[in-house]
RNA sequence: UCAUGGCGCAACGGUUAGCGCAGGGGACUCAUAAUCCCUGGGUUGGGGGUUCAAAUCCCUCUGGGCCC
Numbered sequence: 001u002c003a004u005g006g007c008g009c010a011a012c013g014g015u016u017a018g019c020g021c022a023g024g025g026g027a028c029u030c031a032u033a034a035u036c037c038c039u040g041g042g043u044u045g046g047g048g049g050u051u052c053a054a055a056u057c058c059c060u061c062u063g064g065g066c067c068c
Stems, first nucleotide, its partner, number of pairs: 001064003006021004014052001023039005045061005
C1' cells in the first nucleotide's frame, strides 16, 4: 500500500454496491464470427469497535505487492 461477482476495475459515511470482459438466453445470418437486446452471479478477506447509518473511519488478524 492493496484485498469488492469467474477475471479486470469503480463506488463524497447515506438511499438498490456499479462498469467492462467472461457465462446463460434471444435477435440478425444459409451457417459461423462480428454486432445488437435481455439476463443470472457479491454476506465488499476474517473478527471486533465508532455511528442513526460503514465497502468507506478506528483496532486486530490473515494473505499479496513495494521501499528501507
A computed fold for a 68-nucleotide RNA from uncultured Lancefieldella sp., annotated as transfer RNA. The RNAcentral record of the sequence draws on MGnify. Its Rfam family is "tRNA". Gene Ontology term of the family: triplet codon-amino acid adaptor activity.